[in-house]
Context: one part of a larger RNA
Molecule: large-subunit ribosomal RNA, domain I
Organism: Sulfuricaulis sp.
RNA sequence: CGCAUACGGUGGAUGCCUUGGCGGCAACAGGCGAUGAAAGACGUGGUAGCCUGCGAUAAGCCUCGGGGAGCCGGCAAACAGGCUUUGAUCCGAGGAUUUCUGAAUGGGGAAACCUGCCUCGCAAGAGGUAUCUGCAUCUGAAUACAUAGGGUGCAGAAGCAAACCCGGAGAACUGAAACAUCUCAGUACCCGGAGGAAAAGAAAUCAACCGAGAUUCCGCUAGUAGUGGCGAGCGAACGCGGAGCAGCCCUUAAGUUACGUGUGUUUUAGUGGAACGGUCUGGAAAGUCCGGUCAUAGCGGGUGAUAGCCCCGUACACAAAAGGACACAUGUAAUGAAAUUGAGUAGGACGGGACACGUGUAAUCCUGUCUGAACAUGGGGGGACCAUCCUCCAAGGCUAAAUACUCGUUGCCGACCGAUAGUGAACUAGUACCGUGAGGGAAAGGCGAAAAGAACCCCGGAGAGGGGAGUGAAAUAGAACCUGAAACCGUGUGCGU
Numbered sequence: 001c002g003c004a005u006a007c008g009g010u011g012g013a014u015g016c017c018u019u020g021g022c023g024g025c026a027a028c029a030g031g032c033g034a035u036g037a038a039a040g041a042c043g044u045g046g047u048a049g050c051c052u053g054c055g056a057u058a059a060g061c062c063u064c065g066g067g068g069a070g071c072c073g074g075c076a077a078a079c080a081g082g083c084u085u086u087g088a089u090c091c092g093a094g095g096a097u098u099u100c101u102g103a104a105u106g107g108g109g110a111a112a113c114c115u116g117c118c119u120c121g122c123a124a125g126a127g128g129u130a131u132c133u134g135c136a137u138c139u140g141a142a143u144a145c146a147u148a149g150g151g152u153g154c155a156g157a158a159g160c161a162a163a164c165c166c167g168g169a170g171a172a173c174u175g176a177a178a179c180a181u182c183u184c185a186g187u188a189c190c191c192g193g194a195g196g197a198a199a200a201g202a203a204a205u206c207a208a209c210c211g212a213g214a215u216u217c218c219g220c221u222a223g224u225a226g227u228g229g230c231g232a233g234c235g236a237a238c239g240c241g242g243a244g245c246a247g248c249c250c251u252u253a254a255g256u257u258a259c260g261u262g263u264g265u266u267u268u269a270g271u272g273g274a275a276c277g278g279u280c281u282g283g284a285a286a287g288u289c290c291g292g293u294c295a296u297a298g299c300g301g302g303u304g305a306u307a308g309c310c311c312c313g314u315a316c317a318c319a320a321a322a323g324g325a326c327a328c329a330u331g332u333a334a335u336g337a338a339a340u341u342g343a344g345u346a347g348g349a350c351g352g353g354a355c356a357c358g359u360g361u362a363a364u365c366c367u368g369u370c371u372g373a374a375c376a377u378g379g380g381g382g383g384a385c386c387a388u389c390c391u392c393c394a395a396g397g398c399u400a401a402a403u404a405c406u407c408g409u410u411g412c413c414g415a416c417c418g419a420u421a422g423u424g425a426a427c428u429a430g431u432a433c434c435g436u437g438a439g440g441g442a443a444a445g446g447c448g449a450a451a452a453g454a455a456c457c458c459c460g461g462a463g464a465g466g467g468g469a470g471u472g473a474a475a476u477a478g479a480a481c482c483u484g485a486a487a488c489c490g491u492g493u494g495c496g497u
Base pairs, nucleotide, nucleotide: 001496002495003494004493005492006491007490008489009488015482016446017445020417021416022414023413024412025411026410027409028408029406030405031160032159039101040100041099042055043054044053046079047078049075050074051073061095062094063093064092065091066090070083071082072081106115107114108113116129117128118127119126120125131157132156133155134154135153136152137151138150139149164195165193166192167191168190175182179229205212206211216243217242218241219240220239226234227233247398248397249396250342255335256334257333258332259331260330261329262328263327264326265325266324267323268322270318271317272316276291277290278289280287292309293308294298300312301311302310347371348370349369350368351367352366353365354364357383378393379392380391381390382389433440434439453481456468457467458466459465
């Protein structure tokens, strides 16, 4: 040095576990905000770093309910001091307080800071003071009446929020095996607006000589008819079957919304709730064996191993002073509301856009420019256009349900994950750290049933670390703590060289 073997070190795979995630189902909720939001800064505890809570009344104050013996939130013990059967802590509802920043709104500003004026008040302090819009009212130029402008009062708006919705504006990569029409796609991004849904909606619709009868969504029709450098691709409708159905108004409302009252249901705390002992093994019984017992309850979780009957629960039966939601009835108010049956409209020309339809034979719809009817004895449509026939009545308006989504709440579920997985995050996580910034973005779980977390002694630097002793079922479970693989490093023994 090699091989073998035993025992170790290192390392943290594997197994087991789960506080956390992921996906769904059902029900609810679908908004918050000048009565100052979302998000924060700074404070706040006897000692107080972080998280949580709260706001100078600061882990809290008041009232009403629930509950019934301990309590002063967590990491996280300890000391000190308190509260509590005159009902605390805790849970629910309502209220009070709520610094400073932030739409931030007296002015300014490099957010959490600086600095005014007016009124009230002895003071401490309290209130007001932004902008825009609407309404009312007082004033008021050039300029006579007026108007612009200014002031005051009242009401409203603003800002935030995950997706869904409507509208405005609108790409490119890409595909076409290159590329320009085309496609990606009216997608992404941006802007405006609204609601719990939105939008659409009661035929100037389809159909085909028979008829249907608002809208929306789903399954077919159908990858069909079409469209298309007839390339890549794009891609209907009629009709049928379902979900859900609801019709109305413009002279006066069908409805919708808000508020009040009453009734009922439900929700935001809770209450009761059956039935077990022994033996053996073991550190421990829920395991074994023996004998019982409940079940409208053998869902689930915990307890020193696997418990219907030990604990929490579960089935079932009950419960609200106060608040919320829904339904119905009723009352009030608002909205509907534009206008007078729809004229600079329908139609036409040119240029665009939307229709599955790229200008094409291109109907239909929208309109930038220019034009421009008829008036129910009328007009539109039936895919160029004309006739016949059929059908409908534009140029005003409202309308639930079936449909879309989930920032969120409650309950339940999973041939979903189990710490390199599952959220980026099971832990101080959008933290540490990186970046001027926009932004990027980790690693990191497990002693034990219970801390019983190792008194005391010894070596050592008043160390680190270790050896005894003790605890424990176990300490090769000792905090660098369950299990403890491999690489890698040793020690002993045997063999080989």